The prediction has a mean pLDDT of 81.
This is a predicted structure of a 74-nucleotide RNA (transfer RNA) from a Candidatus Anderseniibacteriota bacterium.
Its Rfam family is "tRNA". The family's RNA type in Rfam is transfer RNA. Its family is annotated with triplet codon-amino acid adaptor activity in the Gene Ontology. Rfam's curators write: Transfer RNA (tRNA) molecules are approximately 80 nucleotides in length.
The source organism's lineage runs through Bacteria, Bacteria candidate phyla and Candidatus Anderseniibacteriota.
RNA sequence: AGACGCGUAGCUCAGCCGGUUAGAGCGCGGUCCUUAUAAGGCCGAGGUCCUGGGUUCGAAUCCCAGCGCGUCUA
Numbered sequence: 001a002g003a004c005g006c007g008u009a010g011c012u013c014a015g016c017c018g019g020u021u022a023g024a025g026c027g028c029g030g031u032c033c034u035u036a037u038a039a040g041g042c043c044g045a046g047g048u049c050c051u052g053g054g055u056u057c058g059a060a061u062c063c064c065a066g067c068g069c070g071u072c073u074a
Stems, first nucleotide, its partner, number of pairs: 001073007010026004019057001028044005050066005
């Protein structure tokens, strides 16, 4: 320098053939249980979906550019 893939909650990820409200597990907070802790039950908070632009009635999803990370080639 080029090719391909990835970027969504604190972490690991799903959703990505456009449309109900953006979700799961772990973690975090509260509460029940317990002498207490752990485990377990219930409830809850937490997201500009990497950034900017475009297409569309409508974009996490499609297109373009940029940024970051990974793999491969040189």